The RNA shown here (small-subunit ribosomal RNA) has 1432 nucleotides and comes from Nocardia salmonicida. The prediction has a mean pLDDT of 81. The RNAcentral record of the sequence draws on ENA and SILVA.
[in-house]
RNA sequence: GCGCUUGCGGGUGCUUACACAUGCAAGUCGAGCGGUAAGGCCCUUCGGGGUACACGAGCGGCGAACGGGUGAGUAACACGUGGGUGAUCUGCCUUGCACUUCGGGAUAAGCCUGGGAAACUGGGUCUAAUACCGGAUAUGACCACGAACUGCAUGGUUUGUGGUGGAAAGAUUUAUCGGUGCGAGAUGGGCCCGCGGCCUAUCAGCUUGUUGGUGAGGUAACGGCCCACCAAGGCGACGACGGGUAGCCGACCUGAGAGGGUGACCGGCCACACUGGGACUGAGACACGGCCCAGACUCCUACGGGAGGCAGCAGUGGGGAAUAUUGCACAAUGGGCGAAAGCCUGAUGCAGCGACGCCGCGUGCGGGAUGACGGCCUUCGGGUUGUAAACCGCUUUUGACAGGGACGAAGCGCGAGUGACUGUACCUGUAGAAUAAGGACCGGCCAACUACGUGCCAGCAGCCGCGGUAAUACGUAGGGUCCGAGCGUUGUCCGGAAUUACUGGGCGUAAAGAGCUUGUAGGCGGUUCGUCGCGUCGUUUGUGAAAACUUGGGGCUCAACCUUAAGCUUGCAGGCGAUACGGGCGGACUAGAGUACUUCAGGGGAGACUGGAAUUCCUGGUGUAGCGGUGAAAUGCGCAGAUAUCAGGAGGAACACCGGUGGCGAAGGCGGGUCUCUGGGAAGUAACUGACGCUGAGAAGCGAAAGCAUGGGUAGCAAACAGGAUUAGAUACCCUGGUAGUCCAUGCCGUAAACGGUGGGUACUAGGUGUGGGGCUCCUUCCACGGACUCCGUGCCGUAGCUAACGCAUUAAGUACCCCGCCUGGGGAGUACGGCCGCAAGGCUAAAACUCAAAGAAAUUGACGGGGGCCCGCACAAGCGGCGGAGCAUGUGGAUUAAUUCGAUGCAACGCGAAGAACCUUACCUGGGUUUGACAUACACCGGAAACCUGCAGAGAUGUAGGCCCCCUUGUGGUCGGUGUACAGGUGGUGCAUGGCUGUCGUCAGCUCGUGUCGUGAGAUGUUGGGUUAAGUCCCGCAACGAGCGCAACCCUUAUCUUAUGUUGCCAGCGCGUAAUGGCGGGGACUCGUGAGAGACUGCCGGGGUCAACUCGGAGGAAGGUGGGGACGACGUCAAGUCAUCAUGCCCCUUAUGUCCAGGGCUUCACACAUGCUACAAUGGCCGGUACAGAGGGCUGCGAUACCGCGAGGUGGAGCGAAUCCCUUAAAGCCGGUCUCAGUUCGGAUCGGGGUCUGCAACUCGACCCCGUGAAGUUGGAGUCGCUAGUAAUCGCAGAUCAGCAACGCUGCGGUGAAUACGUUCCCGGGCCUUGUACACACCGCCCGUCACGUCAUGAAAGUCGGUAACACCCGAAGCCGGUGGCCUAACCCCUUGUGGGAGGGAGCCGUCGAAAGGUGAUCGGAAUUUCCCGA
Repeated sequence: GCGCUUGCGGGUGCUUACACAUGCAAGUCGAGCGGUAAGGCCCUUCGGGGUACACGAGCGGCGAACGGGUGAGUAACACGUGGGUGAUCUGCCUUGCACUUCGGGAUAAGCCUGGGAAACUGGGUCUAAUACCGGAUAUGACCACGAACUGCAUGGUUUGUGGUGGAAAGAUUUAUCGGUGCGAGAUGGGCCCGCGGCCUAUCAGCUUGUUGGUGAGGUAACGGCCCACCAAGGCGACGACGGGUAGCCGACCUGAGAGGGUGACCGGCCACACUGGGACUGAGACACGGCCCAGACUCCUACGGGAGGCAGCAGUGGGGAAUAUUGCACAAUGGGCGAAAGCCUGAUGCAGCGACGCCGCGUGCGGGAUGACGGCCUUCGGGUUGUAAACCGCUUUUGACAGGGACGAAGCGCGAGUGACUGUACCUGUAGAAUAAGGACCGGCCAACUACGUGCCAGCAGCCGCGGUAAUACGUAGGGUCCGAGCGUUGUCCGGAAUUACUGGGCGUAAAGAGCUUGUAGGCGGUUCGUCGCGUCGUUUGUGAAAACUUGGGGCUCAACCUUAAGCUUGCAGGCGAUACGGGCGGACUAGAGUACUUCAGGGGAGACUGGAAUUCCUGGUGUAGCGGUGAAAUGCGCAGAUAUCAGGAGGAACACCGGUGGCGAAGGCGGGUCUCUGGGAAGUAACUGACGCUGAGAAGCGAAAGCAUGGGUAGCAAACAGGAUUAGAUACCCUGGUAGUCCAUGCCGUAAACGGUGGGUACUAGGUGUGGGGCUCCUUCCACGGACUCCGUGCCGUAGCUAACGCAUUAAGUACCCCGCCUGGGGAGUACGGCCGCAAGGCUAAAACUCAAAGAAAUUGACGGGGGCCCGCACAAGCGGCGGAGCAUGUGGAUUAAUUCGAUGCAACGCGAAGAACCUUACCUGGGUUUGACAUACACCGGAAACCUGCAGAGAUGUAGGCCCCCUUGUGGUCGGUGUACAGGUGGUGCAUGGCUGUCGUCAGCUCGUGUCGUGAGAUGUUGGGUUAAGUCCCGCAACGAGCGCAACCCUUAUCUUAUGUUGCCAGCGCGUAAUGGCGGGGACUCGUGAGAGACUGCCGGGGUCAACUCGGAGGAAGGUGGGGACGACGUCAAGUCAUCAUGCCCCUUAUGUCCAGGGCUUCACACAUGCUACAAUGGCCGGUACAGAGGGCUGCGAUACCGCGAGGUGGAGCGAAUCCCUUAAAGCCGGUCUCAGUUCGGAUCGGGGUCUGCAACUCGACCCCGUGAAGUUGGAGUCGCUAGUAAUCGCAGAUCAGCAACGCUGCGGUGAAUACGUUCCCGGGCCUUGUACACACCGCCCGUCACGUCAUGAAAGUCGGUAACACCCGAAGCCGGUGGCCUAACCCCUUGUGGGAGGGAGCCGUCGAAAGGUGAUCGGAAUUUCCCGA
């Protein structure tokens, strides 16, 4: 400031230099003067006169330079503070001394008369003064020349002589006020100086009156202030000059302080007054309410000409988010004038307005539970609003009314008298709870929570963020919280922020050490003596205005506020004192530094010379077909003889081995050898110097590679380029060639991850162990070697300490000091512009707009890696059989449809929900009905049956008619129907609101906890390591010790045995019987069934092993190392699946999205996919004969013997609720026959015909049988699936669902019965350890750049337009100064008294300076004109 709201009192405060209507804001004096316009009084002949009670205009004096406003300008002696003035002024005031004399001429007003619209103005004629002028007198005034004393240089004081020019004013009345000269004081100024206080170096050089001198001028006064001449100075990195911004201070806000920000009110100073310039008057101005000029603007006008300046008080317009009354009064305080009364005073005192801020008060107090009504929420029980209200009692601040009623008043005046505020403050009385509460917020920060509405919409938001149908975050309501006549919000400043770090930060990796060195200024600096007293310290004096602030006291009822006293004012200046420390000056010293001498190591640097190996090339010899190159190739070379090999030669570049975290150098960097020149370092000696040192802004030098310039050189290598490959492409990686370049000389460039990512110096602070160079002494043993000690260099490990951690650690990143450089969120950007450097490339210096809420460091846990190590799995490999091709079946997608109901969608949807869609199911569609309902409960009322049977209409549901018709305690019964109300109902939505259940990783071996320990912490350890295992299985070790969920075991089944038992099962032995059969008597031996037990545990032996776990082999045993199989699924993941099994929140429908019925659909079909079946045949098809199971099911059932039918099946019905009977002939197999490789005697789809069965009903839409028909298909592309043993493969059998069946599916059962596994490189999945990470919805991650479109911000741009500032010249107003002055001229002088002359003055004119506006602007050529100069 804005929004919402508003009861009272006291106090304080109220705006852009934009333009201003109107009123007021500075007058006064008659005791200076001439006077008398108006008023009063008196007189009046009503024409007027008088008086001076007074006074307009005028002359004159003082004031108007104060008071009041504003902050434009100003970065400055403008301000603050402290000084100086021996370089100065000062009206009124105080005080002292001395005066106040003699004259003169005008003039305004007035009167007369003109001009003009006006403003105003001309002429004539009078007159006065405290107006003006002349003379006299006069000092301590001034000038000149002396003298004495004195100070701080110029000077000051006193005094003598001479000279110069100068004063005055009166008024009124008896006492004052004035006037003049000189001195002093006080007050107020002027000028000068030290110090202090903004930003910018992308402003580094500035300056000609500039700096100084001499002289003259000017001023109150010093001075380049101004002028002439002379000299060439002056300022600047301690920031000149320039640009931007800005009035300064006391103070105010904030802060613990130091600081940071501000300069409203109040007070001091400055500056300004429409803009610019100028002077006049005056004691004082270059003057807010004065003058002149120019300009802009406004107004008046008779168009000729004039007037104006609110940044004084009110007020208006405009602008703006925004700020007041055209008020009252001079009563008080103060100012001007006056002798005074008094007058004037928008200064001031008051009032008005505004919650603008501060302070105070109130809107009531006490009781009151049925916890009322209403509201809101609810788990419906209640809770909350809430003692809140109602109701009862009490009080009366404030407000209302009535009565009383101040202080502020002292002065002045003879006296009377004098209050704007104000009938205000205050006091008393009366009535009555009566007149008085809102605002923001309620997700976290931050105190305060629920409901409804909304549904990424509307909206919120200071930051994080909220809103996509269950929002404590939006909107509303209820409730609550915090403040309260206010509450929120916006803006600004400080704080928090140690986030610019003086107090008080940093630079290995977060931003930050210059690439390195030398060195200037500067900063810092060893031991000791003396001196000075600059810093420093002590004491004292002056100042540091008042107000403010702090403390004590006092006054308004308190407070705010006012007042008084003290403190404070951290500063500056003076005096006196101290001298440790720092400093200056003067001495001394040797431990720092340097010199000297002796010795030593070295790829330190520069130049010259030189060596061998290798590559390439050339020549010649031998020799023949390839060479070369790669992952594999090709380009390339080669029969014109390559490669290979031998010999000879040419040329350039680089120096194998030694060679080493070894050496040297400041860094960059330095490597064959010899010589010359040369820099630095280390050790030892302690002879010399005597602090000579350290660092180092600017500056200078050096400075890899690449690059540039000129000239050489060029063997190899090799950007660019060419070709060949690779690839989707391949302007790359690979290959074949190849030019700059690499090399040398000279010159430039000046940058690098120029890195130890660690500036230099000095000192101190445990050690251990290597290595390079040197030294002396000791030990050993004389040398040598070795060990100890010591100095310098260079590594590793490590204590304290430090560090955010990682890490550093006598070579510090530890502890300290000194100096330099650098940093201050990310991006924009090391970029733009400017400047400097460079031939160029480019380098150095170095922003902002805009944008984001992060960017970053270190470490942790995961996840991931076409990272590593170890291990596992039918994961690969080794095998066997399939799928993918055909036909059919089933499911899905898609398409279609009135509907083709819905769900499942990578693995982990797709023969899945569905263990069975003709109707039903059924949820879908069409059509027809129905509405308390097909179903449940409850209530009220009415009724009597309801069901059932029959008829009619209808597709049926249903409707209608008739028949039949309960109990009996006759009702409060059961039951049914009708009406009504609550409610039912929903396979409607949300599986992303949920429970439950399930899938998956995965039967993978993991997942965690307690205590302890470690870590600032996240976390780690345990769980890692060495072995071992199917296993986090076990053992050993270990700052861990234990424990839990998982693993394993316990459970079921199967394999062996023992025992008990013995029907429907069994039949060895004993009998009986039959054609035959456990058929029968019997039996319990066996098989088997049902129970109970045993058995297997690495128990035993041997090898390996840490003699641990365990492993390998063996024995025994039915079975051997979890024996086979099953059930069993850790913490968790996938917002996995399911609201259509069920349950369930919320939402939705309620004559319909509920419910009933008929018909249809879920069975459609150009197509695609998935899962299966059947095949393609001879290991086979067909025909005949023949053998052996297990596990199940059966009363609305299984259904035998028998008969009929080719067959499906039919007739019929024994037996069986089943170890008894039935389904029930198992099939492959075996034996024999036939077929002979073909679209077939393979294959069976499709179609035609005829039947059987189930069922109310086989048309859409069932299964099966018979006859006929006889399609595709000859083993299946890329790819892909299953399986490790009674497994794969193959063969049948049964069951659930079920009237029947689309079952080739699913779930079980047995029969026959293989092959292969070297192994873990690879593919997939998983486990453990480790490593990297910029990932953490975690690689299906993250993320970079271009382009397209749009938006925003900024830069550049040929130019164009406008503005601002500055410079030079032209022009030159007013005005000061100077000159002139033929025109004008009262005072003074002269005498020829005149229209006189002189002196003096002035107008006018000229000149210097000079504001604004306007104009011109480099350079060259030509022409014309004028002027000047020279000139025969």
Lineage of the source: Bacteria > Actinomycetes > Mycobacteriales > Nocardiaceae > Nocardia.